[in-house]
RNA sequence: UCAGGCGGCCGGGCGACCGCUGGCAGGGCAACUUGCUGGAGGAAAGUCCGGGCUCCACGUAGGCAAGGCGGCGGAUAACGUCCGCCCGGGGAAGCAACCGAAAGGAAGCGCAACCCGAGGGAUAGCGCCACAGAAAGCAAACCGCCUCGGGUUCGCCCGAGGUAAGGGUGAAAGGGUGGGGUAAGAGCCCACCGCGUCCCUGGUGACAGGGAUGGCAAGGCAAGCCCCGCCUGGAGCAAGACCGAAUAGGGACGGGCGUCAGGCAACUGACAGGCGCGCCUUCGCGCUCCGUCCGGGUUGGUCGCGCGAGGCGUCCCGCGAGGGGCGUCCCAGAGGAAUGGUCGCCCACGGGUCGCAAGACCCUGGACAGAACCCGGCUUACAGGCCGCCUGAUCCU
Numbered sequence: 001u002c003a004g005g006c007g008g009c010c011g012g013g014c015g016a017c018c019g020c021u022g023g024c025a026g027g028g029c030a031a032c033u034u035g036c037u038g039g040a041g042g043a044a045a046g047u048c049c050g051g052g053c054u055c056c057a058c059g060u061a062g063g064c065a066a067g068g069c070g071g072c073g074g075a076u077a078a079c080g081u082c083c084g085c086c087c088g089g090g091g092a093a094g095c096a097a098c099c100g101a102a103a104g105g106a107a108g109c110g111c112a113a114c115c116c117g118a119g120g121g122a123u124a125g126c127g128c129c130a131c132a133g134a135a136a137g138c139a140a141a142c143c144g145c146c147u148c149g150g151g152u153u154c155g156c157c158c159g160a161g162g163u164a165a166g167g168g169u170g171a172a173a174g175g176g177u178g179g180g181g182u183a184a185g186a187g188c189c190c191a192c193c194g195c196g197u198c199c200c201u202g203g204u205g206a207c208a209g210g211g212a213u214g215g216c217a218a219g220g221c222a223a224g225c226c227c228c229g230c231c232u233g234g235a236g237c238a239a240g241a242c243c244g245a246a247u248a249g250g251g252a253c254g255g256g257c258g259u260c261a262g263g264c265a266a267c268u269g270a271c272a273g274g275c276g277c278g279c280c281u282u283c284g285c286g287c288u289c290c291g292u293c294c295g296g297g298u299u300g301g302u303c304g305c306g307c308g309a310g311g312c313g314u315c316c317c318g319c320g321a322g323g324g325g326c327g328u329c330c331c332a333g334a335g336g337a338a339u340g341g342u343c344g345c346c347c348a349c350g351g352g353u354c355g356c357a358a359g360a361c362c363c364u365g366g367a368c369a370g371a372a373c374c375c376g377g378c379u380u381a382c383a384g385g386c387c388g389c390c391u392g393a394u395c396c397u
Stems, first nucleotide, its partner, number of pairs: 001393010012346007020039008041368001045379002048377005053236004066232005071085005086119001087117004094109002098105002120227002125225002127221003142167002144163008175193006194216001195214008240303004250294006258271005273288006310329008347366001350363005
């Protein structure tokens, strides 16, 4: 210089004024008020996984069913997450056989960093393989090629057979490339590659390398059933706990149970009386015997609920995810649900005018979104900005 990739961070700043809300302190009987101080996110989102916590269920172990997970080894409270590795697929510039007069094209090499993979099992069994195609699973002759027989207008045609090398169909046609061989062909034979089986070596392991052997038999789909291994009790902060009124309602004990009318009674109505509320009342309303006690519980109130698998700094161990030590900090807790608004200055992005340009001036204006028990992940959304790193190639020193 060319080329291809990966990650981290921020996501408006400052000031003034007016509000909202948690905590602490002061004032006030209280309502409230004054001061100081804290007040959204990287995703607070989707609620898709995993856990803490809470209640319910539950002797232990095993089995069955259902659901989930699935290369290997680690990390972790746990995970379907993360880290490292393995395997498979992809992977630019550049170089380049060859074609070409040139321009140009181009198999292949490169295949690194990096990206993607529901990545156990298809000789346990069942099932399926659309369309196209002659044939799709104990293979298959449509075209083509070859042999033989017959015919012939000498172009070829008909019949019998051989052939999976070539064409065509398809996601897939029973190994690939090259050579030998053959009537033409064919693992029919040979070399290399691939594949199966056995052995050796390396590795904790997935697996890799090597040797021998087999002439190829063994297609795909397990995100169809299934088989193997491992994991899993249910519900969720509207969990759950506490306080707790009366003119609502339940129970226990003690005392009491008036008058009139109806009725056998239970009971009903009226009056009197009693209790309660309306600040009080001779007024109004409600209840119906009164008192004491107990338990449940609606509206409501309090807790759960903010010290945590916590943040920051530093040292040690580890390739890493991460683990440990020390120091330091306290950092939202509402609940009809606060975290906002206005103005000024500045900074991006965008637009316009002037200018050759550098730039000047004016206008607009800040993405996605917003806690609700809390954490670890995943996924999705995001204007714009800043920083760092990896790999390949070429040239120069």
The RNA shown here (Bacterial RNase P class A) has 397 nucleotides and comes from a Hyphomonadaceae bacterium. Its mean pLDDT, the model's own confidence on a scale to 100, is 75. Of the family's consensus pairs, 95% are formed in the model. A source record names the gene rnpB.